[in-house]
RNAcentral holds the full RNA, with entries from SILVA. This is a predicted structure of a 350-nucleotide part of an RNA (small-subunit ribosomal RNA, central domain) from Capsicum chinense. Rfam family: Bacterial small subunit ribosomal RNA. A reference for the family is Yusupov et al. (2001), "Crystal structure of the ribosome at 5.5 A resolution", Science. The prediction has a mean pLDDT of 85.
Context: one part of a larger RNA
């Protein structure tokens, strides 16, 4: 290493773009690195092996000979793989015309709700809970009614649904912009795939500075339970929680499933689209690629379950993984305002 894995036992970076590197459509041709057949040099002797001889016999000891293998020259062969050169279109992408979508950013506008105030009616209780108590009210609460003010979120529609690389995305409307999927005709001609470093993006929560604070709500206080109660319950409440501009870089970032490509029974939905049929017109049937799901067959799995969206049958490329503790720890290095984050042992001991 021939010849192991990685959904739930260890193990797939959170996601993506992409640099070197790797492997890489289909057809002619040139070269001959690779590759294959020959030849010829060299790999000291001794050992190893064969096979003949010498010590009475063995070990020993002599002659002889020989493969494999590696190098290094040469003549040849040209299918594979590079290489030159021309031509391909089926992989990729461009234009062209539809099309759906909570993809983004950035601006305006909306209504309920909650709490605040302020009036107006009223006249003793609210409040909370398992039962309560703190708590709030005759200085007029609570409860009805109108005016205002503020801040967060956007009920139904709402789905097993869409969109996005992934985090994520939802009130309505306008600007700006990204990708996606289909149709048919033209263009480019392998421009594709994957990607060690790198890079861009990245819920919550934390930190920096200004702002804002209607609710909720770590820390606090308080009331209760309790043996006790630094919780679970109840009353209050600060930081945050919202915004602008940075900062972190980490989640069970899960589909616990890396990306592409191609093949391998069906059956039933859904989501936009084409397209044939029908029809005034929308259904409704059939059909083709996009996606999204439920069943289930070969097959696969230790089993559970996976099964055209594979965990299947195959090929490329990266990533991780090798007994349980110690331990994601020490050290030491990079990054960071800190908190810490990445890289990551070992003794020891089962």
């Nucleotide at each position: 290493u021939u010849g192991g894995g990685c959904g739930u036992a260890a193990a797939g970076c959170a996601u993506c773009u992409g640099u070197a590197g790797g492997g890489g459509g289909a057809u002619u041709u040139u070269u001959a690195a690779g590759u294959c057949c020959g030849u010829c040099g060299u790999c000291a002797a001794a050992u190893c092996c064969c096979a003949g001889g010498g010590c009475u016999c063995a070990a020993c000891c002599c002659u002889g000979g020989a493969u494999a293998g590696g190098c290094g020259g040469u003549g040849g062969a040209a299918a594979c793989u590079a290489c030159c050169a021309a031509a391909c279109u089926g992989g990729a992408g461009u234009a062209c015309g539809g099309u759906a979508g909570g993809g983004g950013c950035a601006g305006a506008g909306g209504g309920a709700a909650u709490u605040u105030c302020c009036g107006a009616u009223g006249g003793a209780g609210u409040g909370g809970u398992g039962a309560a108590a703190u708590g709030u009210g005759u200085a007029g609460a609570g409860a009805u009614c109108a005016a205002a003010a503020a801040g967060a979120a956007c009920a139904c529609c709402a789905a097993c649904g869409a969109c996005g690389a992934a985090a994520g995305c939802a009130c309505u409307c306008u600007g700006c912009u990204g990708g996606g999927c289909c149709g048919a005709u033209a263009c480019u001609a392998a421009c594709a795939c994957u990607g060690a470093g790198a890079g861009a993006u990245g819920a919550a929560a934390u930190c920096u500075a200004g702002g804002g604070g209607a609710g909720c709500g770590a820390a606090u206080g308080g009331g209760a339970u309790u043996a006790g109660a630094u919780a679970c319950c109840c009353c209050a409440g600060u930081a945050g929680u919202c915004c602008u501009a940075g900062u972190c870089a980490u989640a069970a970032a899960u589909g616990a499933u890396g990306g592409a490509u191609a093949c391998u029974a069906g059956g039933c939905g859904c989501u936009a689209u084409g397209u044939g049929u029908a029809u005034c017109g929308a259904c409704c049937c059939g059909u083709u690629a996009a996606g999204u799901g439920c069943u289930g067959u070969a097959g696969c799995u230790a089993a559970c379950g996976c099964a055209u969206u594979a965990a299947g049958u195959a090929u490329c490329c990266c990533g991780c993984c090798u007994g349980g503790g110690g331990a994601g720890u020490a050290c030491a290095u990079u990054c960071u305002c800190a908190a810490g984050a990445a890289u990551g042992a070992a003794a020891c001991u089962c």